Predicted 3D model of a 74-nucleotide RNA (transfer RNA) from Plantactinospora alkalitolerans. Model confidence (mean pLDDT): 81 of 100. Lineage of the source: Bacteria > Bacillati > Actinomycetota > Actinomycetes > Plantactinospora. It matches the Rfam family "tRNA". Rfam classes the family as a transfer RNA.

[in-house]
RNA sequence: UCGGGCGUAGCUCAACCAGGUAGAGCAGCGGUCUCCAAAGCCGCGCGUUGCAGGUUCAACUCCUGUCGCCCGGG
Numbered sequence: 001u002c003g004g005g006c007g008u009a010g011c012u013c014a015a016c017c018a019g020g021u022a023g024a025g026c027a028g029c030g031g032u033c034u035c036c037a038a039a040g041c042c043g044c045g046c047g048u049u050g051c052a053g054g055u056u057c058a059a060c061u062c063c064u065g066u067c068g069c070c071c072g073g074g
Base pairs, nucleotide, nucleotide: 001073002072003071004070005069006068007067010026011025012024013023020057028044029043030042031041032040050066051065052064053063054062
């Protein structure tokens, strides 16, 4: 320098291909239970979807630029 992949909740990841209200598990918090605690059970998600712009009635999703990480080529 070129090509490819990834970036979404505190963590690990879905949703993207084919645009239509952003979800799950774990963790955390509250409640229940218990003499106390753990486990179990019930409930709780206001996330600038890495950043900036574009297209669209509508963008995590499509397009452009850019930042970071990983892999490969030279």
The RNAcentral record of the sequence draws on ENA.